[in-house]
RNA sequence: CCAGACGGUCGGACGGCUGCCUUUCACCGCCUUCGGGCGGUGGGGGGAGGAAAGUCCGGGCUCCACGGAAACACGGUGCCGGGUAACGCCCGGCGGGGGCGACCCCAGGGAAAGUGCCACAGAAAGGAUACCGCCUCGCUUGCCGGUUUCGACCGGGUCUGUGGGGUAAGGGUGAAAGGGUGCGGUAAGAGCGCACCGCGCGCCCGGCGACGGGAGCGGCAUGGUAAACCCCACCGGGAGCAAGACCGAGUAGGGACGGUGGAUUCUUUCGGGAGUCAGGCGGGUUUUUGCGCCGCCGUCCGGGUAGGUCGCGCGAGGCGUUCGGCAACGGACGUCCCAGAUGAAUGGCCGUCACCUUCGCAAGGAGGGACAGAACCCGGCUUACAGACCGUCUGGCAUU
RNA sequence: GGGCGCGUAGCUCAGCGGGAGAGCACUGCCUUGACAUGGCAGGGGUCACAGGUUCAAUCCCUGUCGCGCCCACCA
Repeated sequence: CCAGACGGUCGGACGGCUGCCUUUCACCGCCUUCGGGCGGUGGGGGGAGGAAAGUCCGGGCUCCACGGAAACACGGUGCCGGGUAACGCCCGGCGGGGGCGACCCCAGGGAAAGUGCCACAGAAAGGAUACCGCCUCGCUUGCCGGUUUCGACCGGGUCUGUGGGGUAAGGGUGAAAGGGUGCGGUAAGAGCGCACCGCGCGCCCGGCGACGGGAGCGGCAUGGUAAACCCCACCGGGAGCAAGACCGAGUAGGGACGGUGGAUUCUUUCGGGAGUCAGGCGGGUUUUUGCGCCGCCGUCCGGGUAGGUCGCGCGAGGCGUUCGGCAACGGACGUCCCAGAUGAAUGGCCGUCACCUUCGCAAGGAGGGACAGAACCCGGCUUACAGACCGUCUGGCAUU
Repeated sequence: GGGCGCGUAGCUCAGCGGGAGAGCACUGCCUUGACAUGGCAGGGGUCACAGGUUCAAUCCCUGUCGCGCCCACCA
C1' cells in the first nucleotide's frame, strides 16, 4: 500500500430572531367552602431514537372474585457451565461444519419406545431383493478330438438356448442400496479372515459438566426424516393502559329471532308474577371445596355520551471512580433528576464553521443532509440506515 | 395504541410435503344470413418477497412487505 476479519463510538457544531408542549417561581386580576382554583404578564429548567419501528420473546403494573388443590389438553424451550428480576437474551466452553488465516455458522435432546412418510426411477426404499453380470451343476443343439460293428459311444477349459443352485465384488436406478480402504481367501464371492479407519459396549484416567484421551472386547446388529406425529426433561392461568379507578352529563337495564326451561310453595284478572332448590354463567377443559350473579345460552336491532381527572414517570435509572470476575455481570462510593402530548408539542428563518459532490489555475461560487418521529414503562432480539471516526488482528506485495 | 386474520391465473376460490388446479373471463375454430347460446381446442402463474429444515416446500419454521377485520365509555 492492497484485500479482509472482529469490537466499539457518533448520527453535524455554535450563535441570533421568532413560535409550540411541559414544569417551576414572582406579580396582577377574578372567584372561593379560605384548602385553593381560573386567567394574564414576565423570568428560570427540560423537550425524540439508536433503532422511538416490527410487536417476535421476557418482565413490571392493572383487572379478571385475592381464589386454593389436582389432572388433562394446548403452547413454548432443548449440548454444558455461568450471568440475569426473567427470557427463546448475553458470556465462557464442548462437539460438528466452512475459510490459507484473523474468524464465521449450527432449532445442537431422543430414530436399538412406537406409528407414519421416503414421489419418479429402480430387481429391491427397511430385517429387502436379484434385472444385467460372475461362478457352479444338469439338459439340448452344433463344433472339435478320439473310438467304431457306421447305428452310435466317449471326452472337451468350445458355441447357442434353457432349468436349478450360489453370490452381492462389478454394472445400472436413485437424495439415499444394510460400514469404508487394502491384503488374504474362494468355484465365484462375501467381515469369511486380518490390518487401519469408522461404529457400538463396558473399563481406566482427566474435567463441576458437555466432552476428551488410553488400552480392551464385539465382525457390524442400529438407513434418512422429530422446523411429521410422538417420547423425555424443564417452563407457562388469561387478558391487556382502548388494562383499570374516580367525577360529571345524558338515556329505555328497551326489543326481535332461535334453542332450553326440571321440581315445589304462594298468588292470579289464567297472560303471568314472587320465593326456595335444581340448573346456567363467572375469558382452555374437567372434578372437588368455597363464593358471587342470574331464568339461562347464542345471534341481531337498539338508547345515551364523544367531557374531565388519575393511572403518567425516582426508575431492574443515567454518569464517573474503584474492587471482584477471562467475560457476561456483580459490589461499594460519589454525583445528577433528564419529554410526558391527547387531533396529539419537540418547529421555522438567518449567519459562521465542519463534511460530501460539482465548477474553477486560484480566490471563490453553486448544490446536498441516511433510516426514521415517543404515547404505560423496562430488559432483549430482529429489521432499516447516507456517512464519519477509533481500537485490535489476519493474508499478500514492496522496501529496510 | 393493542389484538387477530389473509396474500395461489385478469376476478372468486380449492389444494396443505412428491403432477399447480376449478368456475367465470380471454383467444381460435365449428354451429347461424348475423348475434347470443351451445360444442371443441388453446393460451395465461416469480403460489407476495427473502432465508432456512428436508432428497424434495404453495404446504413446515423464521424474517420482511402489502391488505383486511375487531377492541371507547355509560345504563
Molecule: RNase P RNA; transfer RNA
Organism: Rhodospirillales bacterium